[in-house]
RNA sequence: UCCCGAAAUGGCAAACCCGUUGUGAAGCGGGGACGCAAAGCCGUGGAUCUUGCAAUUGAGGCAAGACAGCCUGGCUACCGAA
Numbered sequence: 001u002c003c004c005g006a007a008a009u010g011g012c013a014a015a016c017c018c019g020u021u022g023u024g025a026a027g028c029g030g031g032g033a034c035g036c037a038a039a040g041c042c043g044u045g046g047a048u049c050u051u052g053c054a055a056u057u058g059a060g061g062c063a064a065g066a067c068a069g070c071c072u073g074g075c076u077a078c079c080g081a082a
Stems, first nucleotide, its partner, number of pairs: 011036002016031006034069001040075003045071002048066006
């Protein structure tokens, strides 16, 4: 220095509720904790979801979005027993 992660200091915040924005998926703020060692940041490739178009019995297709605490990928990072 790198990998792993016991302990300690702390950190984040699921579902749900209220308010608010959006056609919608969903986002933001407050409350609230299911969990998380990257549940910090980004959005590479997929998955899932939404809207529109075409076709249409229906799925499948194309375009634009959402999410990413679903997987994968990139960047950064506190402490350090065995």
c-di-GMP-I riboswitch aptamer from Thalassoglobus polymorphus, 82 nucleotides, folded computationally.
Its mean pLDDT, the model's own confidence on a scale to 100, is 86.
The RNAcentral record of the sequence draws on Rfam.
Rfam family: c-di-GMP-I riboswitch aptamer. Gene Ontology term of the family: cyclic-di-GMP binding.